[in-house]
RNA sequence: GGGGAAUUAGCUCAGCUGGCUAGAGCACUUGCUUUGCACGCAAGGGGUCAGGAGUUCGAAUCUCCUAUUCUCCA
Numbered sequence: 001g002g003g004g005a006a007u008u009a010g011c012u013c014a015g016c017u018g019g020c021u022a023g024a025g026c027a028c029u030u031g032c033u034u035u036g037c038a039c040g041c042a043a044g045g046g047g048u049c050a051g052g053a054g055u056u057c058g059a060a061u062c063u064c065c066u067a068u069u070c071u072c073c074a
Base pairs, nucleotide, nucleotide: 001073002072003071004070005069006068007067010026011025012024013023019057028044029043030042031041032040050066051065052064053063054062
């Protein structure tokens, strides 16, 4: 320098054939339970879907640019 893949909650990830209001597990907060802790049960908070632009009635999803990481070739 060229090809490919990934980027979504604090962490690990799903969702990627465009269409409810963006989800799961763990973690966190509160309550119940306990003498107390843990476990368990119930409820709750937390996201500009890496950044920007475009297409569209509508974008996490499609297109382009940029950034970071991994990988292959030279």
Molecule: transfer RNA
Organism: Bacilli bacterium